[in-house]
Context: one part of a larger RNA
RNA sequence: GGUUUACGGUGGAUGCCUAGGAGUGAAGAGGCGAAGAAGGCCGUGGUAAGCUGCGAAAAGCUGCGGGGAGGAGCAAACAUCCUGUUAUCCGCAGAUUGCCGAAUGGGGUAACCCGGCGGGAGCGAUCCCGUCAUCCGGCCGGUGAAUACAUAGCCGGCGGAAGUAACACUGAGGGAACUGAACCAUCUCAGUACCUCGGGAAGAGAAAUCAAUCGAGAUUCCGAAAGUAGCGGCGAGCGAAAUCGGAUCAGCCUAAACCGUCCAUUAGGGCGGGGUUGUAGGACCGCGAUGUCGGAGUGUUUUUUAUAGCAGAACGGUUUUGGGAAAGCCGGACAAAGAGGGUGAAAUCCCCGUAUGCGAAAUAAUGAGCACACCGUAGCGGUAUCCUGAGUACGGCGAGACACGAGAAAUCUUGCCGGAAUCUGGGUCGACCACGAUCCAAGGCUAAAUACUCCUUUACUACCGAUAGCGCAGAAGUACCGUGAGGGAAAGGUGAAAAGAACCCCUGUGAGGGGAGUGAAAUAGAACCUGAAACCGCAAACCC
Repeated sequence: GGUUUACGGUGGAUGCCUAGGAGUGAAGAGGCGAAGAAGGCCGUGGUAAGCUGCGAAAAGCUGCGGGGAGGAGCAAACAUCCUGUUAUCCGCAGAUUGCCGAAUGGGGUAACCCGGCGGGAGCGAUCCCGUCAUCCGGCCGGUGAAUACAUAGCCGGCGGAAGUAACACUGAGGGAACUGAACCAUCUCAGUACCUCGGGAAGAGAAAUCAAUCGAGAUUCCGAAAGUAGCGGCGAGCGAAAUCGGAUCAGCCUAAACCGUCCAUUAGGGCGGGGUUGUAGGACCGCGAUGUCGGAGUGUUUUUUAUAGCAGAACGGUUUUGGGAAAGCCGGACAAAGAGGGUGAAAUCCCCGUAUGCGAAAUAAUGAGCACACCGUAGCGGUAUCCUGAGUACGGCGAGACACGAGAAAUCUUGCCGGAAUCUGGGUCGACCACGAUCCAAGGCUAAAUACUCCUUUACUACCGAUAGCGCAGAAGUACCGUGAGGGAAAGGUGAAAAGAACCCCUGUGAGGGGAGUGAAAUAGAACCUGAAACCGCAAACCC
């Protein structure tokens, strides 16, 4: 020096555990904000650094309801207090709510500085209360030029906006490139990413739709049709619809003709009635009807639900083991409850619960009844006088959208130019024409079925179990790094219970250790469950 064995140190793998995560389903919610938000700064406790709570009324104040013996958060300890005159705690509704921040009296290097006006207090310095940003193509009122009436303007009052968030979904306005095409330019990626403005859902939506000679009857979503028909440097690729099966279902309001009324010099305009469709309808004229039903408004009563809660069955023994019984043995009980968790090991009957049943002063949502107001709701015939959405339809040029790249290119949108018809009318049926069929554009609204999840509640998991699972199971978006945008950790486990080691000894009034004591266990001693390996030792045997 090595090998082996044994015993240790170090180290923190492994096993077990879970306080935290992940995902899915269901229900809710989808906002908050000038009545000052989101987010912060600074304060606030007897002692108080952090977190949490709260705001100079500051771990809190008031009322109502629940609850019932302890309580003064995490979080010990001491001190001091509260509490059956019902505290702490839980829910609802209020009060207070510093300063910054849209920040809004002015300024500003956020959490600071400096004012105006009105009112009040004080002898006074000064203090207190209120108010003072901007914009609005919102409403109302007053005043009021050139300029007579008037109007513009100005002033005041009331109302609204702003900012923020979920990095999701969705609509609209804008809108790439890498990439693919084995290069690349049409094409693709893709109307994607991204920016802006909206919503709780959005958008769409009651046929100028489809269909095919049969017919259907708003929209949306899912399954099929179908990777079909097609489009395509016919390359790469892109990619329908009819129709069928389901989910959900809901339909309405205007413009015009005509009538009335008000304003208006002409033209016309406001308001009310009327009217709303395609087997054409309405106005107009004549006849008839006065009643029924429906509805998405407000108030009130009530139902159900949410936001605290309440009741809730049935077990004992044991001189078995053990530190400990829920285990073993013996004998019982309940079960609309043998889901689950806890309790000194493994409990239906010990505790919390579970099945089941019940509950609200207050606030919110919801269905129903009633009252009131409003809106809607009918037929028959006649005539062919009037109306039925115009710079529109449509055409040309240039683009875009349609699965469809200009193509035989219909259909939809429109920047420019042109530019109809008026029911004997007009659009569509994939160039176009005829016949036929079908529908009624150029105004508007519309729940549900659908998408998503910052968030709340609840249930579950052939999800993770501390290098995993969220970045975070601990003061985590913390420490730390960066001028900044930004980046971004590590770190869980004594024990059933602190019973957390009184007292003695060594020592620096150390660190650490040895006794003693606690405990089932201290090789469970706080650097604390288990405690692998590398690595370092002590001892023995053997080898060099």